[in-house]
Transfer RNA from Candidatus Colivivens equi, 74 nucleotides, folded computationally. It matches the Rfam family "tRNA". Rfam's curators write: Transfer RNA (tRNA) molecules are approximately 80 nucleotides in length. It is annotated as a transfer RNA. Gene Ontology term of the family: triplet codon-amino acid adaptor activity. NCBI's taxonomy places the organism under Bacteria, Pseudomonadati, Bacteroidales, Bacteroidaceae, Candidatus Colivivens.
RNA sequence: GGUUCGCUAGCUCACCUGAAUAGAGCACUUGACUACGGAUCAAGAGGUUGUGGGUUUGAAUCCCGCGCGAAUCA
Numbered sequence: 001g002g003u004u005c006g007c008u009a010g011c012u013c014a015c016c017u018g019a020a021u022a023g024a025g026c027a028c029u030u031g032a033c034u035a036c037g038g039a040u041c042a043a044g045a046g047g048u049u050g051u052g053g054g055u056u057u058g059a060a061u062c063c064c065g066c067g068c069g070a071a072u073c074a
Base pairs, nucleotide, nucleotide: 001073002072003071004070005069006068007067010026011025012024013023019057028044029043030042031041032040050066051065052064053063054062
């Protein structure tokens, strides 16, 4: 340098060939329980879906550029 794949919550990941109210587990916060803590239970907060454009009535989803990472070929 070529090709392919990945990027979604603090972390690990689902969904992802168009209309989701953007989700799960762990972590975090509050409350219950407890002598205190842990465990357990209940509730809550946390995302402009890597970035910039395009297509479309409508984009996490389709297309293009860029960035970062991985695999592979040379």